[in-house]
A computed fold for a 481-nucleotide part of an RNA from an uncultured prokaryote, annotated as small-subunit ribosomal RNA, 3' major domain. The RNAcentral record of the full RNA draws on ENA.
Context: one part of a larger RNA
RNA sequence: UGACGGGGGCCCGCACAAGCGGUGGAGCAUGUGGUUUAAUUCGAAGCAACGCGAAGAACCUUACCAGCCCUUGACAUACCGAUCGCGGAAUUUAGAGAUAUUUUCCUUCAGUUAGGCUGGAUCGGAUACAGGUGCUGCACGGCUGUCGUCAGCUCGUGUCGUGAGAUGUUGGGUUAAGUCCCGCAACGAGCGCAACCCCUACCUUUAGUUGCCAUCAGGUUAUGCUGGGCACUCUAGAGGGACUGCCGGUGAUAAACCGGAGGAAGGUGGGGACGACGUCAAGUCAUCAUGGCCCUUAUGGGCUGGGCUACACACGUGCUACAAUGGCAGAUACAAUGGGCUGCAAUACAGUGAUGUGGAGCGAAUCCCAAAAAGCCGGUCUCAGUUCGGAUCGUAGUCUGCAACUCGACUACGUGUAGUUGGAAUCGCUAGUAAUCGCGUAUCAGAACGACGCGGUGAAUACGUUCCCGGGCCUUGUACA
Numbered sequence: 001u002g003a004c005g006g007g008g009g010c011c012c013g014c015a016c017a018a019g020c021g022g023u024g025g026a027g028c029a030u031g032u033g034g035u036u037u038a039a040u041u042c043g044a045a046g047c048a049a050c051g052c053g054a055a056g057a058a059c060c061u062u063a064c065c066a067g068c069c070c071u072u073g074a075c076a077u078a079c080c081g082a083u084c085g086c087g088g089a090a091u092u093u094a095g096a097g098a099u100a101u102u103u104u105c106c107u108u109c110a111g112u113u114a115g116g117c118u119g120g121a122u123c124g125g126a127u128a129c130a131g132g133u134g135c136u137g138c139a140c141g142g143c144u145g146u147c148g149u150c151a152g153c154u155c156g157u158g159u160c161g162u163g164a165g166a167u168g169u170u171g172g173g174u175u176a177a178g179u180c181c182c183g184c185a186a187c188g189a190g191c192g193c194a195a196c197c198c199c200u201a202c203c204u205u206u207a208g209u210u211g212c213c214a215u216c217a218g219g220u221u222a223u224g225c226u227g228g229g230c231a232c233u234c235u236a237g238a239g240g241g242a243c244u245g246c247c248g249g250u251g252a253u254a255a256a257c258c259g260g261a262g263g264a265a266g267g268u269g270g271g272g273a274c275g276a277c278g279u280c281a282a283g284u285c286a287u288c289a290u291g292g293c294c295c296u297u298a299u300g301g302g303c304u305g306g307g308c309u310a311c312a313c314a315c316g317u318g319c320u321a322c323a324a325u326g327g328c329a330g331a332u333a334c335a336a337u338g339g340g341c342u343g344c345a346a347u348a349c350a351g352u353g354a355u356g357u358g359g360a361g362c363g364a365a366u367c368c369c370a371a372a373a374a375g376c377c378g379g380u381c382u383c384a385g386u387u388c389g390g391a392u393c394g395u396a397g398u399c400u401g402c403a404a405c406u407c408g409a410c411u412a413c414g415u416g417u418a419g420u421u422g423g424a425a426u427c428g429c430u431a432g433u434a435a436u437c438g439c440g441u442a443u444c445a446g447a448a449c450g451a452c453g454c455g456g457u458g459a460a461u462a463c464g465u466u467c468c469c470g471g472g473c474c475u476u477g478u479a480c481a
Base pairs, nucleotide, nucleotide: 001481002480003478004477005476007475008474009473010472011471012470013469015465016464019429020428021427022426023425026320027319028318029317030316031315032314033313034311035310042053043052064306065305066304067303068302069301070300073129077128078127079125080124081123082122083121084120087106088105089104090103093100094099109119110118111117131295132294134293135292136291141288142284143283144282145280147278152191153190154189155188156187157186158167159166160165171182172181173180197272198271199270200269202240203239204238205237206236207235208234211230212229213228216227217226218225243266246260247259248258249257250256322422326381327380328379330377332375338369339368340367343362344361348357349356350355388419393414394413395412396411397410398409399408435457436456437455438454439453440452441451
């Protein structure tokens, strides 16, 4: 000087407390461990691994296993020889296919000094080489997590100290903040904080179609449907607006705090992006890049099939429930974000349905996906393992796709398990939040209870900081560095 203390003081955070809803029990989904296996590819490991890499494993992906094949190789550059096309479509035979083989058709390279001279392409050959998701994240770059959006981390000059170092950065107030004020052997400065950026809440202005309809007119069973209009809503550009600016009080006359006015908004308005010096030899050699090491008829490459989907068990994360604030059937309202040409698909018809037939419109403020659901209204069930709950299984189907056996999603009928609110323990959340309800998108042929977004309905509680956890500042002790 740090680190540590079941030392002290001050202070913060859904840290506790006060509340609301869960997890831990059940069934299922998903990830992991373990076990099994020819293989169940690899990585991730307290918080900060475990619905994680994976925004999507039937083939492919795919790295794993078995079998069958290739060896200058699937891919790059260079050399020699041959050909002038290459390529595409169909086809014969063998084969699981890769591959080998047969025939037909379409197409018939460019420049040129006219020399196969140059370029380009294909095939064959030889050698340099290619190739490796092989090892090392404890050799590295890059990227990322974490402490933590915590308020800290430092420097120059000066001063003090033999020196390590100190001072500044401590102290008195204050703040979300090393934020600001005052004081002070310090005076300044940098990286952080804040602001500058984006979205959202209010207003003005510009613009008025595909959006809107107050006024006028026309028309319809009905509808901005038509003329017309751009006032309103909205859209999207440009501006304004909030700054403790104003008033009162407290305070050191300061910074600031408390209350009030006006205001759409008030003291950082709400949300996002943004992550200091550093810590964990944290994570990643399997995104990529890369040193070293290793393989080179194989640890490289191609293919078929299998596996990653196994199942005495254990754990994490979720979904659905155990019901009446509910289930069922009927009737009836109100969204927003998004996506659409290899696409979204209306109306109509067929089917109990998944869906099919057919196809208007739309490269979309125009058309479509699209039904929002919870809600409201009346009806029924009457506390029961039930008209709760839906697992499992049987049968018949639909769709995608060369192909749903291993191993897809969905539909109909039948079947109707466990489960009556969950031990010890443990998680989230302070407001348009929790809880609850549905909708959309990426990936994607198909395949979400996951992820990322969107809106609807919409609470309770916070006395307080003694205690648990994490953190900041000062101080003290130390046989630790």